[in-house]
Annotation:
The part of an RNA shown here (large-subunit ribosomal RNA, domain VI) has 255 nucleotides and comes from a metagenome. RNAcentral holds the full RNA, with entries from SILVA.
Context: one part of a larger RNA
RNA sequence: UGUAGGAUACUUGAGAGGAGCUUUCCUUAGUACGAGAGGACCGGGAAGGACGUACCCCUGGUGUACCAGUUGUUCUGCCAAGAGCAUCGCUGGGUAGCUAAGUACGGACGGGAUAACCGCUGAAAGCAUCUAAGCGGGAAGCCUCCCUUAAAACAAGGUAUCCCUAUUCAAGGCCGUGGAAGACGACCACGUUGAUAGGCCGAAGGUGGAAGCGCAGCAAUGCGUGAAGCUGAUCGGUACUAAUAGCCUGAUAGA
Numbered sequence: 001u002g003u004a005g006g007a008u009a010c011u012u013g014a015g016a017g018g019a020g021c022u023u024u025c026c027u028u029a030g031u032a033c034g035a036g037a038g039g040a041c042c043g044g045g046a047a048g049g050a051c052g053u054a055c056c057c058c059u060g061g062u063g064u065a066c067c068a069g070u071u072g073u074u075c076u077g078c079c080a081a082g083a084g085c086a087u088c089g090c091u092g093g094g095u096a097g098c099u100a101a102g103u104a105c106g107g108a109c110g111g112g113a114u115a116a117c118c119g120c121u122g123a124a125a126g127c128a129u130c131u132a133a134g135c136g137g138g139a140a141g142c143c144u145c146c147c148u149u150a151a152a153a154c155a156a157g158g159u160a161u162c163c164c165u166a167u168u169c170a171a172g173g174c175c176g177u178g179g180a181a182g183a184c185g186a187c188c189a190c191g192u193u194g195a196u197a198g199g200c201c202g203a204a205g206g207u208g209g210a211a212g213c214g215c216a217g218c219a220a221u222g223c224g225u226g227a228a229g230c231u232g233a234u235c236g237g238u239a240c241u242a243a244u245a246g247c248c249u250g251a252u253a254g255a
Stems, first nucleotide, its partner, number of pairs: 001152001005163007015149004021049007033038001051106005059100004066093005071086006110144003117137004164254001168251002171249004175191005196242003199238005205231003212225005
């Protein structure tokens, strides 16, 4: 831009893509078969491998805005307590998120047409013959079934609802607050009739027992106050802050 008015929501599915794998064990059964050695078809069940998809409850990894310990040095006048720098200085842990080595699930079942092949009926050719007419069976393969996508499928589809001269209004955009959405657009949530983000309050989770003070000890240090203090992303709440005010497109009944 089109889809012969403009929108919103839900759809049909021509077409396209994905997937498609396989092992071992138990049983049937030491049965059929076979002199024996050996050893099944068919059917039933259970564990796997690799691959794929999704997810983060569990096990872990990471987690440079979380907590703690600690070395050197500079600074905050000094003590104490801290801050900067040294690979995040180093070390021990670790929330959310993201992840695999973790956790779930998948390949199936079924239907149709077939290949090689196996058949029925059956002539040409009084017989025979799966084939010439006709009719069956038959594969991890083909078409479906399963998953994703899909009306620019230009044959541009379908259904429902809404709006169109008004003291206007369907819908959308700009602008703003943001997001398990994202390169940017886009998508999704919200904009005071408000929990969208921040702050604050409470909680979870993490760290692991703060500072100050007191006590014991010559001191290093330990104990008490006290499961303390601190705490990013998590959960619940709360209008304190910011989403103000507003502007624009579009539509007048459809060539």
The coordinates come from a structure-prediction model, not an experiment, and the mean pLDDT is 88.